[in-house]
About this RNA:
Predicted 3D model of a 74-nucleotide RNA (transfer RNA) from a Candidatus Doudnabacteria bacterium. The sequence was found in a public genome assembly. Rfam family: tRNA. Rfam classes the family as a transfer RNA. Rfam links the family to the GO term triplet codon-amino acid adaptor activity. Its mean pLDDT, the model's own confidence on a scale to 100, is 82.
């Protein structure tokens, strides 16, 4: 070069052949409970779903481009 795959929350992912509110774990932050401390409980913050275009009534999804990661071939 070519072809694949991968980017979604502070970290590790899940979701998707388009539709009703974007999630779980672990981390943070507060609560209650304890004599207190941790575990375990309960609440809540945190997301331009890599950018950008396009189709459509409607795009995390699907076509196209462009960056970064991986990884075969050459």
């Nucleotide at each position: 070069g070519u072809c694949g795959g991968a980017g979604u929350a502070g970290c590790u992912c899940a979701g998707u052949u388009a539709g009703u509110u974007a999630g779980a774990g672990c981390g943070u932050g507060g609560g209650a409970c304890u004599c207190a401390u941790a575990a375990g409980c309960c609440c809540a913050a945190g997301g331009u779903c890599a950018g950008a275009g396009g189709u459509g009534c409607a795009a995390u999804u699907c076509c196209u481009c462009u960056c970064u990661c991986c990884g075969a071939c050459a």